A computed fold for a 113-nucleotide RNA from Pedobacter sp., annotated as SAM riboswitch aptamer (S box leader). The sequence was found by an Rfam model in a public genome assembly. The organism belongs to Pedobacter, within Bacteria. The prediction has a mean pLDDT of 84.
RNA sequence: GAUUUAUAAAGAAGUGGCGAGAGAUCAGGCUCUGGGACCCACUGACAACCCCCCGUUUGAUUUAGGGGAAGGUGCCAAUACCUGUCUCGGUAUAAAUCGAGAAACUAUAAAUU
Numbered sequence: 001g002a003u004u005u006a007u008a009a010a011g012a013a014g015u016g017g018c019g020a021g022a023g024a025u026c027a028g029g030c031u032c033u034g035g036g037a038c039c040c041a042c043u044g045a046c047a048a049c050c051c052c053c054c055g056u057u058u059g060a061u062u063u064a065g066g067g068g069a070a071g072g073u074g075c076c077a078a079u080a081c082c083u084g085u086c087u088c089g090g091u092a093u094a095a096a097u098c099g100a101g102a103a104a105c106u107a108u109a110a111a112u113u
Base pairs, nucleotide, nucleotide: 001113002112003111004110005109006108007107008106013043014042015041016040017039021032022031023030026084027083028082029081044076046074049072050071051068052067053066054065085102086101087100088099089098090097091096
């Protein structure tokens, strides 16, 4: 890098540094930002994918559930900020618009390669 599976409307700070953009790509919005954003470092917090313990289940580390937070990650504005693809429904002659759902993309973890 690729593939597969799971999750994505919850949650979570401060100090120092840098100095102009940032919010995944493209586009349209909207929001944050010299009262210093984004990013980096340290400390801290949040969470519970791996992990540890109990326990269910199984031929079997096979498999519900509960607990923990030392370690490996992750993460600490706004639903993944919203929308853009499709399906259904409402308003509507249509266009358009509103709502719901499903995909796709993205992110994170684990396994395989």